Small-subunit ribosomal RNA, 5' domain from Paenibacillus polymyxa, 540 nucleotides, folded computationally. Lineage of the source: Bacteria > Bacillati > Caryophanales > Paenibacillaceae > Paenibacillus. The full RNA is in RNAcentral, with records from ENA and SILVA. It matches the Rfam family "Bacterial small subunit ribosomal RNA". Gene Ontology terms of the family: structural constituent of ribosome and ribosome. Its mean pLDDT, the model's own confidence on a scale to 100, is 82.
Context: one part of a larger RNA
């Protein structure tokens, strides 16, 4: 001397971009924060038309009832999606993480390419009624129906099991192909045409193979303190049989064997998520893992499976604990280490704010819904950057103030006055890019169909802004509204009066103070920085 996710003191005019619980992974009030699909499916509502009935009757109205059709809504069955976004850093010294490579030992929902298919049947259940049980959460019994929900046959490949030919590789092995045994499908759903059988378009569905893309194991290296931790180790180390897994494996078992690991530092205690970065430095190395991006690994603790293509699952579920709340005492209910917020701790760390318009997820054919992700906006000088607080003249060196050898010096071109400016803030007017699209109206073309709808692609044209009447222009007005912090013995830039009297007190080291203190208070004057300035702390 940089630097910082800083905190304290005094002070504090705008901007723009950033950053903001480092302490208690402590307990949370309250609201959002993960839904969506009626074009998957049976109910039910609410409207509107029309029919038929029936009552009232001001004889063409109103009320109601049952059909039927239309549109929009939705508890439930169902399907995708709640493994993704998002927070935490608590444990972890570990193949956790970096970096290189293996998988001849493996998975991959939705995406894309190619190939083939989608025949023919069944039997349930919630909703729904109807009883009945709780105080509540939520049941329990009896009936009904329906499907892209289940279930069964038939067809065929992958798969497994047997025989068999040919080709290769770093070992176990792989790869093609042929004979014989076991094992799917929504026949949907919306449109178009057609009197109908039936064709046909989009989308959904089944089986294989191939990518893509996301995962999962396994090795080699590399990153810490203590040796005042020297020894460890029975599924331990290795086999064979079996189990198990999407897969190799002491991953589990059953039997043998007596191994494995260590001074190149096992094991044990003690800290810690890792990296790309960041900070410092000429490097080298040192220290440090906040915002951003990757990977881990947690979600009240502790344990466990379940669905599923993916969890062993933040805002699913079961036990067990601790704590909080209800309660008719029998029994329930819950997890902010989401985004606000709230006690508490602490030197300290912010709105219970606006929006889905963008981007970007999730559903859906699509309008669309949902999104505390994300885009903004508040608060805060917390950091870093710009900009101001005015510019030009002006010596009777004005007053005044401080000193003084009383002659003067200095504060000082500084004021004051005169001449302009008008950035920023005040006001007023105008006012945006960020909007591509998706969707809709017309139209042209193409591929496909017997042929239309639809599908693709282009053109036009309609219509979408949270922020925000912001950004930014214009214009009026006035120097009018805006400067402080520290320091001045040496280090180290900057002196002099007074007051104190080893007291008060200063102080980063050295040290000032006991009556002429440049070192303490004050005060004029100077010095540095400067909307900031010093102080603590930490690191180079």
């Nucleotide at each position: 001397g940089g630097a910082c996710g800083a905190a304290c003191g005094c002070u504090g005019g705008c901007g723009g971009c950033g950053u903001g619980c480092g302490u208690a992974a402590u307990a949370c009030a309250u609201g959002c924060a993960a839904g969506u699909c009626g074009a998957g499916c049976g109910g039910g509502g609410u409207u509107a038309u029309u029919u038929a009935g029936a009552a009232g009757c001001u004889u063409g109205c109103u009320u109601u009832u049952a059909a039927a059709u239309a549109a929009c809504c939705u508890a439930g069955c169902g399907g995708c999606g709640g493994a993704c976004g998002g927070g935490u850093g608590a444990g972890u010294a570990a193949c956790a993480c970096g970096u290189a490579g293996g998988c001849a030992a493996c998975c991959u929902g939705c995406c894309c390419a190619c190939a083939a298919g989608a025949c023919a049947g069944g039997g349930a259940u919630a909703a729904c009624u109807a009883c009945c049980g709780g105080a509540a959460a939520c049941g329990g019994u009896a009936g009904c129906u329906a499907a892209u929900a289940c279930c069964c046959g038939a067809u065929a490949c992958a798969u497994c099991c047997u025989u068999u030919u040919c080709c290769u590789g770093c070992a176990u092995g792989g790869g093609c192909g042929a004979g014989g045994g076991a094992g799917g499908a929504a026949a949907g759903a919306c449109g178009g045409a057609g009197c109908a059988a039936u064709c046909u378009g989009u989308c959904a569905c089944u089986u294989g193979u191939g990518g893509a893309u996301g995962g999962g194991c396994c090795u080699g290296c590399g990153g810490c303190g203590c040796a005042u931790u020297a020894g460890c180790u029975a599924g331990u180390u290795g086999g064979u049989g079996g189990g198990g897994u999407a897969a190799a494996g002491g991953c589990c078992u059953a039997c043998c064997a007596a191994g494995g690991c260590g001074a190149c530092g096992a094991u044990g205690c003690g800290u810690a998520g890792c990296c790309g970065a960041c900070c410092u430095g000429a490097g080298a190395g040192g220290g440090u893992g906040a915002u951003c991006g990757g990977c881990c690994a947690c979600a009240c603790u502790g344990g466990g499976a379940c669905u599923g293509a993916g969890a062993c699952a933040c805002g699913g579920c079961c036990c067990a604990g601790a704590c909080u709340c209800c309660u008719a005492c029998g029994g329930g209910a819950g997890g902010c280490a989401g985004c606000a917020g709230u006690a508490g701790g602490g030197a300290a760390u912010c709105u219970u704010c606006c929006g889905c318009a963008a981007u970007g997820g999730g559903c859906g054919a699509a309008a669309g819904c949902c999104u505390g992700a994300c885009g903004g906006a508040g608060c805060a000088a917390c950091g870093c950057c710009g900009c101001g607080u005015g510019a030009g003249u002006g010596a009777u060196g004005a007053a005044g103030g401080u000193u003084u050898u009383c002659g003067g010096a200095u504060c000082g071109u500084a004021a004051a006055g005169c001449u302009c400016u008008g950035u920023u803030g005040c006001c007023a007017g105008g006012g945006a890019a960020g909007a591509a699209c998706g969707u809709c109206u017309u139209g042209u073309a193409g591929a496909g169909u017997a042929a239309c709808u639809g599908c693709u692609a282009c053109a036009a044209g309609a219509g979408u802004g949270a922020c925000g009447g912001u950004a930014c222009c214009u214009g009026a007005g006035a120097a009018g509204a805006a400067a402080g912090c520290c320091c001045c013995g040496g280090c180290u830039a900057a002196c002099u009066a007074c007051g104190u009297g080893c007291c008060a007190g200063c102080a980063g080291c050295c040290g000032c103070g006991g009556u002429a203190a440049u070192a303490c208070g004050u005060a004029g004057g100077g010095g540095g920085c400067a909307a900031g300035c010093g102080u603590u702390g930490u690191c180079c």